This is a predicted structure of a 126-nucleotide RNA (SAM riboswitch aptamer (S box leader)) from an Ardenticatenales bacterium. The source organism's lineage runs through Bacteria, Bacillati, Chloroflexota, Ardenticatenia and Ardenticatenales. Its Rfam family is "SAM riboswitch aptamer (S box leader)". Its family is annotated with regulation of gene expression in the Gene Ontology. The coordinates come from a structure-prediction model, not an experiment, and the mean pLDDT is 80. Of the family's consensus pairs, 97% are formed in the model. The sequence was found by an Rfam model in a public genome assembly.
[in-house]
RNA sequence: AACUCAUCCAGAGGGGGGGAGGGAACGGCCCCACGAACCCCCGGCAACCAGCCGCUCUGCGGAGCCAGCCAGGUGCCAAAUCCGACGGGUUGCGCCGAGGUCUCGGUUGCUCCCGACAGAUGAGAG
Repeated sequence: AACUCAUCCAGAGGGGGGGAGGGAACGGCCCCACGAACCCCCGGCAACCAGCCGCUCUGCGGAGCCAGCCAGGUGCCAAAUCCGACGGGUUGCGCCGAGGUCUCGGUUGCUCCCGACAGAUGAGAG
C1' cells in the first nucleotide's frame, strides 16, 4: 500500500520561525502579505483505544455490557468531510402537453430526501 468494523451537520488558537501558497483529487466556492504551507513552544477540544468504578457470565484464565470518572496512546482546533460530482425517489418549484380551473402525464433544469463512491480518523486483522 491493500483488507475489516465504527464514526464524520457538535467542539476547540495564541506566540516564535518561515515567506506564497492552502482547503486530498476534478468542478465550484472560499481562506491567505491584517502573513499560506511547513517546523517549534504553549494552550485548548473531543472521547476512538487504554485505565478506573459498577453490573452480568465464568471452565477462575478471563469474557461481555449501559451510564459515569479520567485523560495515558492517537486524533483534531475556517466554512457540514466547505459544497457538488454517481444512482434512486410517492418533496416542492419551473417548463412542456392533455383535458379542464384543478387534475393527469412527461421533463434537459433547480430544490428536498435516501443511498453509493471517494476521503479522513480510530480500532482490528494480516